Overview: A computed fold for a 75-nucleotide RNA from a Candidatus Acidiferrales bacterium, annotated as transfer RNA. The coordinates come from a structure-prediction model, not an experiment, and the mean pLDDT is 83. Its Rfam family is "tRNA".
RNA sequence: GGCGCUAUGGUGCAAUGGUUAGCACGCGGCCCUUUCAAGGCCGAAAUACGGGUUCGACUCCCGUUAGCGCUACCA
Numbered sequence: 001g002g003c004g005c006u007a008u009g010g011u012g013c014a015a016u017g018g019u020u021a022g023c024a025c026g027c028g029g030c031c032c033u034u035u036c037a038a039g040g041c042c043g044a045a046a047u048a049c050g051g052g053u054u055c056g057a058c059u060c061c062c063g064u065u066a067g068c069g070c071u072a073c074c075a
Stems, first nucleotide, its partner, number of pairs: 001071007010025004018055001027043005048064005
C1' cells in the first nucleotide's frame, strides 16, 4: 500500500428500513431493614465523524477517523 471485520450510555451486549433505541451490571433517589448487604420501585445516561439513497436509516451506499486481522512490497 491492498483486502476484510468492528465502532450503540460508565462497562458488556440487543434492536425485519418504521418503538419513546431495549436488557444486564454500574450510578443517583425512594421504599424495606436497628444498620449494612440482599430485595422492590423510580430516574439520569448512548447510535465514531461527514455526506448520499429513501416518505422514513443504528440498519443500505460512499468517504474519513480509530482499533483488530490477513496480505503484498522493502533497493
The sequence was found in a public genome assembly.